The RNA shown here (transfer RNA) has 74 nucleotides and comes from Paractinoplanes toevensis. Its mean pLDDT, the model's own confidence on a scale to 100, is 83. Rfam family: tRNA. It is annotated as a transfer RNA. About the family: Transfer RNA (tRNA) molecules are approximately 80 nucleotides in length.
[in-house]
RNA sequence: GUCGUCGUAGCUCAGCGGAAGAGCGCCGCCCUCAUAAGGCGGAGGCCGGUUGGUUCGACACCACCCGACGACAC
Numbered sequence: 001g002u003c004g005u006c007g008u009a010g011c012u013c014a015g016c017g018g019a020a021g022a023g024c025g026c027c028g029c030c031c032u033c034a035u036a037a038g039g040c041g042g043a044g045g046c047c048g049g050u051u052g053g054u055u056c057g058a059c060a061c062c063a064c065c066c067g068a069c070g071a072c073a074c
Stems, first nucleotide, its partner, number of pairs: 001072007010024004018056001026042005048065003052062002
């Protein structure tokens, strides 16, 4: 440099165009003499970026940019 995959909650990841979810973690309560386990509830995201495109509508599709990884090239 070319091509491909990926970028969503603190972490690991879902999410076939109708607008955001899970597990773990965190906080509160219940339970216990207490801790753990268990049960119930809650907070936390404007989905890598674009005063870009398509669409009635975009996390999703397209373009460009940034980053990570891989293959090839050098």